A computed fold for a 74-nucleotide RNA from Candidatus Peregrinibacteria bacterium Greene1014_49, annotated as transfer RNA. Taxonomically the source falls in Candidatus Peregrinibacteriota (Bacteria, Bacteria candidate phyla). Its Rfam family is "tRNA". Rfam classes the family as a transfer RNA.

[in-house]
RNA sequence: GGGCAAUUAGCUCAGCUGGUUAGAGCGCCACAUUGACAUUGUGGAGGUCACAAGUUCGAAUCUUGUAUUGCCCA
Numbered sequence: 001g002g003g004c005a006a007u008u009a010g011c012u013c014a015g016c017u018g019g020u021u022a023g024a025g026c027g028c029c030a031c032a033u034u035g036a037c038a039u040u041g042u043g044g045a046g047g048u049c050a051c052a053a054g055u056u057c058g059a060a061u062c063u064u065g066u067a068u069u070g071c072c073c074a
Stems, first nucleotide, its partner, number of pairs: 001073007010026004019057001028044005050066005
């Protein structure tokens, strides 16, 4: 220098060919339970879907560019 893949909650990830509100597990907070802790149960908070532009009535999803990470080729 060229090619491919990934980027979604604090962490690990789903979201399949655009459509009603963006989700799960773990973690965090509160309450119940306990003498206390743990476990368990219930509820809650937490997201500009890496960033920017474009297409569309409508984009996490499609297109382009940028950034970061990993792999391959030279």